Predicted 3D model of a 106-nucleotide RNA (SAM riboswitch aptamer (S box leader)) from a soil metagenome. Model confidence (mean pLDDT): 84 of 100. RNAcentral holds the sequence, with entries from MGnify.
RNA sequence: CUCAUCCAGAGGAGCAGAGGGAACGGCCCUGUGAAGCUCCAGCAACCACCCGGGCGAAGAUGCCGGGCAGGUGCUAAUGCCGACAGCACACGUGCUGGACGAUGAG
Numbered sequence: 001c002u003c004a005u006c007c008a009g010a011g012g013a014g015c016a017g018a019g020g021g022a023a024c025g026g027c028c029c030u031g032u033g034a035a036g037c038u039c040c041a042g043c044a045a046c047c048a049c050c051c052g053g054g055c056g057a058a059g060a061u062g063c064c065g066g067g068c069a070g071g072u073g074c075u076a077a078u079g080c081c082g083a084c085a086g087c088a089c090a091c092g093u094g095c096u097g098g099a100c101g102a103u104g105a106g
Stems, first nucleotide, its partner, number of pairs: 001106006011040005019029003024082003041075003046071002049067005079100001084097006
């Protein structure tokens, strides 16, 4: 940089000791113990691996479904909500899209 996904799901213990939820504004979590580190457990199924389907002359790639759990990831709140644009109306709310971000694969 490109593509896919982001309203589902899943936490205990030990060490430690004041922050954390990306950034800004809110709102929240937190000495009944934040971040971080370690151990164990769990969730999920992006990649890998296995099986099947369809397309195809055939093989491969790619697509669809299922299995598995090796490599990642994740385990407060929808990515906590908003922020920018459009639309609607009961006028601060709803919907859609974008931006930014996160994760995976290339």